[in-house]
Context: one part of a larger RNA
């Protein structure tokens, strides 16, 4: 831009894409078969490999503004307590998220038409013949079935709902203009959405994000004070108590304290 008014939501599916793999073992059954050795078809079940999808409950990984321990050094006047730098200094753990080495699931079943092939009936050709007329069976293959996209499918589909006149100008035309409906855009706050865009939620009639409060998870017992304390003249490392303490990123809930203010733009033949 189109889909002959303008919108919102939900859809149909022409068409397209994906997927389609395979092993071992058990039962049937040591049966049929075979002198024996050996050893099935058909049918049923279990467990795998590779591949793929989704997810994070578990097990792991990651964790650069989470917690703790600790070395050297500089600084905060000193002690204590901290901060900076040294690969996040190093080390031990770790929430959310993302992940595989983790978990769950998938290939199918079913239907239809067939290939090779196997048949029924059956003439030409009194026989025979699956074929000439006619009718069956038959594959991991074909068309479906399963998953995804999909009406620019210009053949532009369908359903439901919403909105649909007032004024001015005029050459009086199915003309021109202004405002404006439903609705949308833009702007802003955000997101488990995301390269931009898009998408989704929210915008004070508000819990959208931050902050704050509470909780969970994590770390693992804060500072301070009191007591003890080998060695020591003293101080002091260290230990115990107050105290599952203190701190705590993304998680859960609450709360208008902060920021989403006020404005703006587009948008319909009343034929």
């Nucleotide at each position: 831009c189109g889909c002959a008014g303008g919108a919102a939501a939900c859809u149909u599916g022409a068409g397209a894409a994906g997927g389609g793999c395979u092993g071992u073992c058990c039962c049937u059954a040591g049966u049929a078969c075979g002198a024996g050795a050996g050893g099935a078809c058909c049918g049923g079940g279990a467990c795998g490999g590779a591949c793929g999808a989704a997810c994070c409950u578990c097990u792991g990984g990651u964790g650069u503004g989470c917690c703790a321990g600790u070395u050297g050094u500089u600084c905060c006047g000193c002690c204590a307590g901290g901060a900076g730098c040294a690969c996040g200094g190093c080390u031990g753990g770790u929430u959310g998220g993302c992940u595989a080495c983790g978990u769950u699931c998938g290939g199918a079943a079913g239907g239809g038409a067939u290939a090779a092939c196997c048949g029924c009936u059956g003439a030409a050709a009194g026989c025979a013949u699956c074929u000439a007329a006619g009718c069956g069976g038959g594959a991991a293959g074909c068309c479906u079935g399963c998953u995804u996209c999909a009406a620019g499918a210009u053949g532009a589909g369908g359903u439901u709902u919403c909105c649909a006149c007032a004024c001015c100008c005029c050459u009086c035309g199915c003309g021109g203009g202004u405002g404006g409906a439903a609705g949308g855009c833009a702007c802003c706050c955000a997101g488990c959405a995301g390269a931009a865009c898009a998408c989704u939620g929210g915008g004070u009639c508000g819990a959208u994000a931050g902050g704050c409060c509470g909780g969970a998870c994590g770390u693992g017992g804060a500072a301070a004070c009191g007591g003890g304390g080998a060695c020591g003249a003293a101080a002091g490392a260290c230990c115990c108590g107050u105290g599952c303490a203190g701190c705590u990123g993304a998680c859960c809930g609450g709360u208008a304290c902060u920021a989403a203010u006020c404005a703006g733009c587009c948008g319909a033949c009343a034929a």
The part of an RNA shown here (large-subunit ribosomal RNA, domain VI) has 271 nucleotides and comes from Cellulosimicrobium arenosum. It was read from a public genome assembly. Taxonomically the source falls in Cellulosimicrobium (Bacteria, Bacillati, Micrococcales, Promicromonosporaceae).